[in-house]
RNA sequence: UCACGACAAGGCCAACCCUUCCGUGAGGGGGGGACGGAAAGCGACGGGUCUUUAAGGCAAAGAUGGCCGAGCUGCCGAA
Repeated sequence: UCACGACAAGGCCAACCCUUCCGUGAGGGGGGGACGGAAAGCGACGGGUCUUUAAGGCAAAGAUGGCCGAGCUGCCGAA
């Protein structure tokens, strides 16, 4: 340095649920809390899923990084 990830050390994040605010909505922000996570850090590039418009399809505009792939960055150090 790469790979790997321990009943290691010190820290970190926070699903569901409750509450409050924002959004037509998917969903998002704050507070509580703790199912889990070694990228559950970052960004919607590809795929997936979901929302809105619509009779439907196509399409458009969005949401999701805690669905997956790829990308960028990063703490610790046993085998």